[in-house]
RNAcentral holds the sequence, with entries from ENA and SILVA. This is a predicted structure of a 1480-nucleotide RNA (small-subunit ribosomal RNA) from a Candidatus Parcubacteria bacterium. The coordinates come from a structure-prediction model, not an experiment, and the mean pLDDT is 83. It matches the Rfam family "Bacterial small subunit ribosomal RNA". NCBI's taxonomy places the organism under Bacteria, Bacteria candidate phyla, Candidatus Parcubacteria.
RNA sequence: UUUUUUGAGAGUUUGAUCCUAGCUCAGGAUGAACGCUGGCGAUGUGGAUCAGGCAUGCAAGUCGAACGGUCAUGUAUCGCAAGGUAUAUGAUAGUGGCGAAUGGGUUAGUAACACGUGGAUAUCAACCCCUUACUCAGGCAUAACCUGGAGAAAUCCAGGAUAAUUCCUGAUAGUCCGAGCAAUCGGUAAAGGUUUUCCGGUAAGGGAUGAGUCUGCGUCCUAUCAGCUAGUUGGUGAGUUAAAAGCUUACCAAGGCUAUGACGGGUAGGCGGAGUGAGAGCUUGUCCGCCAACAAUGGCACUGAGACACGGGCCAUACUCCUACGGGAGGCAGCAGUCGAGAAUAUUGCACAAUGGGGGAAACCCUGAUGCAGCGACAUCGCGUGUGGGAUGAAGAUCUUCGGAUUGUAAACUACUUUUCUAUGGGAAGAAUUUUUGACGGUACCAUAGGAAUAAGGGGUGACUAAACUCGUGCCAGCAGUAGCGGUAAUACGAGUGCCCCAAGCGUUAUCCGGAUUAACUGGGCGUAAAGGGUCUGUAGGUGGUUUAUUAAGUUCUUCGUUAAAUCUCUAGGGCUUAACCUUAGAGCUGCGGGGAAAACUGAUGAACUAGAGGAUGUUAGGGGCUGAUAGAACACUCGGUGGAGGGGUGAAAUCCGUUGAUAUCGAGUGGAAUACCAAAAGCGAAGGCAAUCAGCUAGGACAGUCCUGACACUGAAAGACGAAAGCGUGGGGAUAGAAAAGGAUUAGAUACCCUUGUAUUCCACGCCCUAAACGAUGAACACUAGCUAUUGUAAGUGUCGACCCUUGCAGUGGCGAAGCUAACGCGUUAAGUGUUCCGCCUGGGAAGUACGGCCGCAAGGCUAAAACUCAAAGGAAUAGACGGGGACCUACACAAGCGGUGGAUCACGUGGCUUAAUUCGACAGUAAGCGAGGAACCUUACCAGGGCUUGACAGACUAUUGAAGACACUUCGAAAGAUGUGUUUACCCGCAAGGGACAGUAGUCCAGGUGCUGCAUGGUUGUCGUCAGCAGGUGGCUUGAGUUGCUCCCUUAAAUGGGGUAACCUGCGCAACCCUUGUCCUAUGUUUCAUGUGUCAUAGGAGACUGCCUGGGACGACCAGGAGGAAGGUGAGGAUGACGCCAAAUCAGCAUGGCCUUUUGAUGCCCUGGGCUGCACACGUGAUACAAUGGAGCCGACAAUGGGAUGCCAAAGAGUAAUCUGGAGCAAAUCCUAACAAACGGCCCCUCAAUACGGAUUGAGGUCUGAAACCCGACCUCAUGAAGCCGGAAUCGCUAGUAACCGCAGAUCAGCCACGCUGCGGUGAAUAUGUCCCUGGGUCUUGUACUCACCGCCCGUCACGUCAGGCGAGUUGGGAAUACCCGAAAUUCCACAUUAGUGGGCUUAAGGUAGGCUCAAUAAGAAGGACGAAGUCGUAACAAGGCACGGGUAGCGGAAGCUGCUCGUGGAUCAAUUAUUUU
Repeated sequence: UUUUUUGAGAGUUUGAUCCUAGCUCAGGAUGAACGCUGGCGAUGUGGAUCAGGCAUGCAAGUCGAACGGUCAUGUAUCGCAAGGUAUAUGAUAGUGGCGAAUGGGUUAGUAACACGUGGAUAUCAACCCCUUACUCAGGCAUAACCUGGAGAAAUCCAGGAUAAUUCCUGAUAGUCCGAGCAAUCGGUAAAGGUUUUCCGGUAAGGGAUGAGUCUGCGUCCUAUCAGCUAGUUGGUGAGUUAAAAGCUUACCAAGGCUAUGACGGGUAGGCGGAGUGAGAGCUUGUCCGCCAACAAUGGCACUGAGACACGGGCCAUACUCCUACGGGAGGCAGCAGUCGAGAAUAUUGCACAAUGGGGGAAACCCUGAUGCAGCGACAUCGCGUGUGGGAUGAAGAUCUUCGGAUUGUAAACUACUUUUCUAUGGGAAGAAUUUUUGACGGUACCAUAGGAAUAAGGGGUGACUAAACUCGUGCCAGCAGUAGCGGUAAUACGAGUGCCCCAAGCGUUAUCCGGAUUAACUGGGCGUAAAGGGUCUGUAGGUGGUUUAUUAAGUUCUUCGUUAAAUCUCUAGGGCUUAACCUUAGAGCUGCGGGGAAAACUGAUGAACUAGAGGAUGUUAGGGGCUGAUAGAACACUCGGUGGAGGGGUGAAAUCCGUUGAUAUCGAGUGGAAUACCAAAAGCGAAGGCAAUCAGCUAGGACAGUCCUGACACUGAAAGACGAAAGCGUGGGGAUAGAAAAGGAUUAGAUACCCUUGUAUUCCACGCCCUAAACGAUGAACACUAGCUAUUGUAAGUGUCGACCCUUGCAGUGGCGAAGCUAACGCGUUAAGUGUUCCGCCUGGGAAGUACGGCCGCAAGGCUAAAACUCAAAGGAAUAGACGGGGACCUACACAAGCGGUGGAUCACGUGGCUUAAUUCGACAGUAAGCGAGGAACCUUACCAGGGCUUGACAGACUAUUGAAGACACUUCGAAAGAUGUGUUUACCCGCAAGGGACAGUAGUCCAGGUGCUGCAUGGUUGUCGUCAGCAGGUGGCUUGAGUUGCUCCCUUAAAUGGGGUAACCUGCGCAACCCUUGUCCUAUGUUUCAUGUGUCAUAGGAGACUGCCUGGGACGACCAGGAGGAAGGUGAGGAUGACGCCAAAUCAGCAUGGCCUUUUGAUGCCCUGGGCUGCACACGUGAUACAAUGGAGCCGACAAUGGGAUGCCAAAGAGUAAUCUGGAGCAAAUCCUAACAAACGGCCCCUCAAUACGGAUUGAGGUCUGAAACCCGACCUCAUGAAGCCGGAAUCGCUAGUAACCGCAGAUCAGCCACGCUGCGGUGAAUAUGUCCCUGGGUCUUGUACUCACCGCCCGUCACGUCAGGCGAGUUGGGAAUACCCGAAAUUCCACAUUAGUGGGCUUAAGGUAGGCUCAAUAAGAAGGACGAAGUCGUAACAAGGCACGGGUAGCGGAAGCUGCUCGUGGAUCAAUUAUUUU
């Protein structure tokens, strides 16, 4: 270099969908910490917080071969001895030399030439190397030492003596320095030691290496920091430095920096690198390396080659320690260690054996550098906790559908192995070197022996996300990363078992990157989701037409230098048993600099061009702007006339005006504001905006052809100008309208909507304000990319007498649409398409366009513009529903038209309430309430009181035992149940028998039982919308998708019934039909009927009705209207039949059923007696009977149908006033009975409008019947009694034809009956419907929506209570950086005096003090706003036309949402009109 390598998503807004957007998760990482757990080794790593304070020890010394002493030992010598002298060896306090500026630590400060990178030079240098030359002669001191003195100490003073590689002087000086053009002149040096050769010394030059300085580029956040700077910028002289330089100083000049961000504020050591990432990036700077800075804090210099010096000095300050109180000492951010603070970070270890450093000639000494060891799972890597066999798939445990399954080959058991462990033995390399020398270390490693022996946990298990069951709990306890789980069947909490993941670790927390294309360079957006500046002019800047020449800044290629090492990637290797780790070689490390080449493009310079742009000329449209004048209509007022009671206003009213004459009308006048028609989808303007007419002044545009300039262009931060309405100031004006205000209404209230008045304002002039839904919610400019159509201006052609018309072009303004774009809606040559250039703006919702700060304003306020905190959404478009005090169409006894009721009375029944020992339970708008119940005196019965029973009233099974079981009778107690006792009687099946079976009792064990709870765990059944016409699917089409189409539309129908049309074509459940009854006819049969025959009756079968026929209408269709015939006509009438679903609708008490509860002691089970379910101030519902004459009473007279009947219906006859009784014929029924003359009805008669001869409640008396039993609590009969009630308020119900209404009859249940109920049956038998404006319900289409628990929805604001954070705040406290002045240590330097030492003063200055400001923080009475908080208060502002359309700006007002005025927007529904499109 090429190739290769290289990018994963998910959850969460919704009823569902697409989009936008945020939040959260899965990955990797860490100097980590915490929780649970913990076998071994290797390699790394470990004070991140208080640059807080430090006890103790150690961390820098060395040289006697620089020097004089001192001491010790030896030898020699002198001396009687003490001792002296000399010498050798060793040690060493001091003088002297070198080192101590390295090494080691830390990151406080520093935003800077500090660092990185690339360059530069006005420079210096001890030790080291090379070269050249020299190393001569003198001298003065001083420490140690001695003497004396001060002091507690530290230490110091005085005197005396002495040495040197200490110091001084002289000589020499060639290359060294200075002066000078040069010759030349002037000046400056040295040290010796040891010994026989080395180590030194001086001068000069060079090298190596190191250091100093300058400089291009790079290097965090903040503009709510915009102006900064006096040594400041430059010059000259002087000084200083190793060296350039305002580095310092005197003088002179007035500069220098800044929007490419100066100055200020905040934060921070920088880099090589590290983490992550596909990359680009983002974050970071621990260990290792390079550089910088610092050494208790601040300042200062000295020495030196080098320092303004971590283990040197001086001063100041703070702190600590010693003290005899006079004075002194100290600096762990060296290694260990200690206290403190903290979530948190190690041993007061060994050794200089190795590597390296200092000194020395060397031996050697020193070295907390370093090499090692110790502690910590802090990290990475490696190893182990056994291996093979082993099924009765053991036991235990868990689950179970009770069969079994899982744990699980797991264990036991058996056969092996020994990594590790323990013990014993051996035992290194690391040594460089011939000898000596190993801290680590008896370590690594090797061998032998022992024995599975010493070694597994953590987290998870609803989804994301791998892995599930049982129990407990019951919105509790708790979980939670997100959305979210938990209110009695929790895979989400806790436990158990199983399973999943990782493994000596596993989780949690914190932080970084990733995912996040969620700051978008790679790689985003701005019509409606966040986002185009209100508009224009224009500065800087950015970008820029055609041709040509030159250049070479950008650009491309090539080459050289550099990019320290380490790290990292790749290639090839090596060393530790492997790996991590270490290591060798090569390449890369995208950067910077130098040289060379190219010239297309961009840039630069020059020359030219005309297509961009501009100018000239001609024509021209226009509510463009400013000023002045004039006009008519309307309005108000004034005056006058007519006139005479109202006017005005509203949904209706009232306030108000009017007999002092209104309203109305006529005339005259005054006033201010606005300009009907024309008028339009039109026109003009940059936008705001602009409209009577005329005149004057003035800006811009369009078109046409020719001429001129020659890129002069586009955009545009800053800046400037303009900028609706409202508002402000001053002065006018003031007709109308009209915030505020007043009054009247409305209302629960009404600070509103409506009405009557009405101030500011609305108008003018001048000056401010500067905001709007300032909108096309769409920045400006240029180019390109199908059309059709309308309209405005204009030109040409054609045509014409001229015009209109027609064709083509340019410039505008609209509509619809190809392609394309878009989340969709939509946009579409006037782009939201395709591209280019420039500007503005956005980055979740709320807090908030708010606070603080700044600028502007007279004010109102505007512009700029956060955070804490809080939520998991907020949002856009479209979809399906639901809803609307939206629309259209259709339909129903929905209304209307009618008839009769309810609501008032009495009674019956049901319900609520109350009461009660109990008044059993359920049902509650419609869709509960004469409902479950189609029969509560006991029973029923579930309730209450009391008395009893406990394997039980009822089922099955087992064991033991007794006996047939049973029936009947009797005794005692008792209310009964029951308990107790006695007696009589009966023997079925198998088997010879024993015995067994069946049945029953007793005892016991499993169990029974429950109208106890949950209808919100369920099945089944049912109500309702609704007998409404709908509901759904397949295939196909459309849409990113939810979805849609089909099922919309037109005609029609009772109907999604049918026809037509149609991106749909079919299908299913519903509709209809099929079924039953009924209406007409025929046939057959004939139990009964009937005197017979018969057939009106019954049974069975069939016919008939189908828009089949005619006329008209209609799309010639479906069908509709009418007619004929017919018993019946358009579904003939009625019934049964009830789609998908809704209401967690009803029912656990009809039945069934999951779960829960109860049942060893007073049962929620079972039995019994009595009571209750019938209780009565009251309220509601459903009915019955009435209120009377269309009636009531009496007598007489007619006409049905459906049914029922054996514990039954019951005839005749008789008794009784009657209920009923006696009686017994007939009938298991077309035969007999119920059953009567069914009643209403018809006839005759009485009553005559009266609470009555209406009405019959209530009550008394006497009876009948059922039943063990009519007291609570039955029905019926007779006599007597004779209440309310004279047609019913608001309101409300049923009904469309054999219906309503009226009339009776039968049945179920049932001993009887509270039945006036219910279910059926027949008799008599109407009225009305113009129709769809309204009420209610329903259906279809459409529209709006912030609703989807679906309007009984959603939702706003004040107030009250609680919590939280932030801002303001009289103040208080603390920090920071400066300024001014005062004072001023040490120290450099200068001056003076003294000159041995020194003394005094000046400049500068640290610290300190004073003062007023700036800035940051802490705290605070109080006042205001914000956010949040299951069930607080007041209203109802918004969402539908939200009941006054909403919203923006502004102004006033009001408990609050808010209301009102002015102006603007549509992001308003409905209706109408207009324009356009499509078809004909």